[in-house]
Context: one part of a larger RNA
């Protein structure tokens, strides 16, 4: 100087309290422990591992076992030799190999080249993240962490950075032996909100016509789109404060005091993760810890853990009928119509490289009928048959639909979690990855849309100043 205290001021944060909604109890789904295993590949292990790496394991993937094969190799440099590779034909078989027989070649700029054999090597997802780089997670979007010069102290090191106020902030004003100054905060990039100008097809209107379809003609005023401005700056006002800096109420305006929300992550800390993205010291392997196939496993299954999904119902539940979105994807693709199927789905194949055409029904809501509080017309597991669709190929080990089955579950102990406003709850939807899909997951979009915040006593965390220390 730091850490540290069940020491003290102040003071922040969904930390607490108000208050909504899960989680733990039940079924399932998925990831991890453990235990089995020929293997159940390997990593991540409080927070900061655990729907994590992996934005998708049948087979590939793929590292793992078992079984078979290769040994200059799937690839890369460099070298030395060679006339020989090869090709046919038959048994066998997964691949392969074995046996016979043919034939002495092929390209060519005449140097070579391609093959074959040898030699140096090549490969390694083997080790060590406690040798490293790069990347990354945390404390944290906490407001901090430093230099230069001076000053002060034998020095380590103070001082600035401390006081008094403000602030989301070391913001900012004010005083001060201190004056500047850098990273870090703010602004400054993106996206929503609001208006103007500008541009009107494939998007909007309007006549007009109804068709499978805005197919036609007119217009840019509105919607919409892309563009380029503008606007928020405590700027203007009461009041309060030190004439400050700043609150606080008010006008105006789409929008006030940081407008919402993304991206951004400082000096450091944790010998955090990561040698299996990728790079790399050193060790190690080298007819094998390397490389190829086929088959299996990552998918087992007393048990325990974590995230989720679907429920126990009447603010529902089944069935008829009616209404409203946004955002994305599409040519090895989305596929519309018509016909068949009860459905999955099958034929046919318009349109569309897309504001045009399809993926598309948007679903929670609404009107009506039924059930009338029951393990039910709740739930929806497990299981039987029949089936579709993907792919060489669904046994292990896809997904879907149709039938029959109808298990737990009647609101979950102790402990625990998010979450503050278009949020939470709830309710579809579309995306990558992708042949298929174990998608209940992720990242995106919009629909409906509340309750609550008295304080800071008390828990957890952090920041600042003081103090005590037998720590460093």
């Nucleotide at each position: 100087u730091g850490a540290c205290g069940g020491g003290g001021g102040c003071u922040c944060g969904c930390a607490u309290a108000a208050g909504c909604g899960g989680u733990g109890g039940a079924g399932c789904a998925u990831g991890u422990g453990g235990u089995u295993u020929a293997a159940u590949u390997c990593g991540a292990u409080g927070c900061a591992a655990a729907u994590c790496a992996a934005a998708g394991a049948a087979c590939c993937u793929u590292a793992c076992c078992a079984g078979g094969g290769c040994u200059u190799g799937g690839c890369a440099u460099a070298c030395c030799g060679c006339g020989a590779a090869u090709c046919c034909u038959c048994u066998u078989g997964a691949a392969g190999a074995g046996a016979g027989g043919g034939g002495u070649g092929c390209c060519u700029u005449c140097g070579g080249g391609a093959a074959c054999g040898a030699c140096a090597c090549a490969a390694g997802u083997g080790g060590u993240g406690c040798a490293u780089g790069g990347c990354u997670g945390u404390c944290g979007u906490c407001a901090g962490u430093u230099c230069g010069u001076g000053c002060c102290a034998u020095a380590a090191g103070g001082u600035a950075u401390u006081g008094g106020g403000u602030u989301a902030a070391g913001u900012c004003c004010c005083a001060c032996a201190a004056u500047g100054a850098g990273c870090a905060c703010a602004a400054u990039c993106c996206u929503c909100g609001u208006g103007u100008u500008u541009a009107g097809u494939u998007g909007c209107c309007a006549a007009c016509a109804u068709u499978g379809a805005g197919u036609u003609u007119g217009g840019a005023a509105c919607c919409c789109u892309g563009a380029a401005c503008a606007g928020a700056c405590u700027g203007c006002u009461a009041g309060u404060g030190u004439u400050a800096a700043g609150u606080c109420g008010g006008a105006g305006g789409a929008a006030g005091g940081c407008g919402a929300g993304g991206a951004u992550g400082a000096c450091g800390u944790c010998a955090c993760g990561u040698c299996a993205u990728c790079a790399u010291g050193c060790c190690c392997c080298u007819u094998a810890u390397g490389c190829c196939c086929u088959g299996g496993g990552c998918g087992a299954c007393a048990c325990a853990c974590g995230u989720g999904c679907u429920a126990c119902a009447a603010u529902g539940g089944c069935c008829g009928g009616g209404a409203c979105a946004a955002a994305g994807g599409g040519u090895c693709g989305c596929g519309a119509u018509c016909c068949c199927g009860c459905g999955a789905g099958g034929g046919u194949g318009a349109g569309c490289u897309a504001a045009u055409c399809c993926c598309a029904a948007a679903a929670a809501c609404c009107c009506g009928u039924c059930c009338u509080c029951a393990g039910u017309u709740c739930g929806g597991a497990u299981u039987a048959c029949a089936g579709a669709c993907u792919g060489u190929a669904a046994c292990u080990c896809g997904c879907c639909u149709g039938u029959a089955u109808g298990a737990a579950g009647c609101a979950g102990g102790a402990a625990u979690c998010g979450c503050u406003a278009g949020c939470a709850a709830u309710u579809g939807u579309c995306g990558g990855u992708c042949a298929g899909c174990c998608a209940u997951a992720c990242g995106g979009u919009g629909g409906u849309g509340a309750a609550u915040u008295c304080g800071c006593u008390c828990u957890c965390g952090g920041g600042c100043c003081u103090u005590g220390c037998a720590c460093a």